[in-house]
RNA sequence: CGAGCCGACUGGACGGCCGCGUCGUAAGCAUCACUCUCUCGCCAGAGCGGUGCUUGCGCCGAGGAAAGUCCGGACUCCACAGGGCAGGGUGGUUGCCAACAGCAACCCGGGGUGACCCGCGGGACAGUGCCACAGAAAACAAACCGCCGACGGCUGGUUCGCCGGUCGCCGGUAAGGGUGAAACGGCGGUGUAAGAGACCACCAGCGUUCCGGGUGACCGGAACGGCUAGGUAAACCCCACCCGGAGCAAGGUCAAGUAGCGCCGGUACGCCGGUGUGCGCAGACGUUCGAGGGCGGCCCGCCCGAGUCUGCGGGUAGACCGCUCGAGCCUGCCGGCAACGGCAGGCCUAGAUGGAUGGCCGUCACCCGGCGCGCAAGCGGCGGGAACAGGAUCCGGCUUACAGGCCGACUCGUCCG
RNA sequence: GGGCCCGUAGCUCAGUGGUAGAGCAGGGGACUCAUAAUCCUUAGGUCGCAGGUUCGAUCCCUGCCGGGCCCA
Repeated sequence: CGAGCCGACUGGACGGCCGCGUCGUAAGCAUCACUCUCUCGCCAGAGCGGUGCUUGCGCCGAGGAAAGUCCGGACUCCACAGGGCAGGGUGGUUGCCAACAGCAACCCGGGGUGACCCGCGGGACAGUGCCACAGAAAACAAACCGCCGACGGCUGGUUCGCCGGUCGCCGGUAAGGGUGAAACGGCGGUGUAAGAGACCACCAGCGUUCCGGGUGACCGGAACGGCUAGGUAAACCCCACCCGGAGCAAGGUCAAGUAGCGCCGGUACGCCGGUGUGCGCAGACGUUCGAGGGCGGCCCGCCCGAGUCUGCGGGUAGACCGCUCGAGCCUGCCGGCAACGGCAGGCCUAGAUGGAUGGCCGUCACCCGGCGCGCAAGCGGCGGGAACAGGAUCCGGCUUACAGGCCGACUCGUCCG
Repeated sequence: GGGCCCGUAGCUCAGUGGUAGAGCAGGGGACUCAUAAUCCUUAGGUCGCAGGUUCGAUCCCUGCCGGGCCCA
């Protein structure tokens, strides 16, 4: 210098004008409560406090993914009586974490020259299923061609001892050919009619036992065994471990309130006004002969139990709490390979509810295009561009989207010293 | 907030491990004076996208993209 690989960060800055939301604060206005003054009492006046509106000022005001909602929790309500059977999830080991399907390190397998990357990575001697087409045969077997032997028919040669050819049929053979993703170890020899782990040496691989290393997954080695075991569990299944339901529209407080009914007042007896309680009608099932509900599903069992379900009609759809201080963030030190943990100091950082964080202008920085000047580096001015995307109970992850910029570690190749 | 389903030819749909199909529509031909109907023939596919499992994926698994439905 070129090519690559891994990780981390950033996600425009400043100023002016206008504007939005929460909170705080000050003033004004309105309203309510209380106290005081005056009064027989009301009224009126003053003070203090609450609430609302307006205006001024001040602080703060989206993200690395706020997203997808794929996992895991916190929190809240319901349940807490269990047993059996089903169901779902996870899947190398060790550790981290509140937890996880997350993360770190390591092991094994695969890929790459390498940095490094990928792996739902338990079990196929518990059982069942499947393996298209091709091929003889697709999982305990199998003979299409080939090779070999016996018999028979036809036939050639002959030195009459035999040596062949061809067809049929019976048998042996898994060495060779061919098919396939995959063909029941590989290679060499012995052996044989031809062959074959039938036997032998070496190699690969499997099982059992033992030794050494490691917390462990696993690794290295030795002996023995039988000569050899196909793949598929992201097919059923088996094994180990884990698993209550619902979700902030959780849940709580208050206000308002339709039909009808009760009470009070008025009445021209038609009704009107106020107030309290608070949906109404119909149907089905049911009230100790138990509907229905709960114990995640089913069954048993247990508990609660007087209402439950369906349809039609009607009302409301407001306020407050939950709500944002939290497994929180930043800095430093210590422990650990790391994930992470501990200690000390510092910081407060959105809470909207049709849903605030925006718009315009200017300058600078970045990128692109062409123009002018200049030998060139570069300078000047003009025009354009600037991503993905936005909270809604809150966290930890994963995944996905993302213009541009920047930093660090490492690898390979080439050249120079 | 919770749950379910779909995506295959221009359209409507089959196919759920083994060569991607049907109907309609399209092109060509026959019949007819001509058109329709009918008959014959023919073209057309990123099986939404990407990755994985498998010898092999429309089908199984995972993640995205798009669309639809239900409940509170």
Notes: Predicted 3D model of RNase P RNA and transfer RNA as a complex of 489 nucleotides. It holds a member of the Rfam family "Bacterial RNase P class A". About the family: Ribonuclease P (RNase P) is a ubiquitous endoribonuclease, found in archaea, bacteria and eukarya as well as chloroplasts and mitochondria. Rfam classes the family as a ribozyme.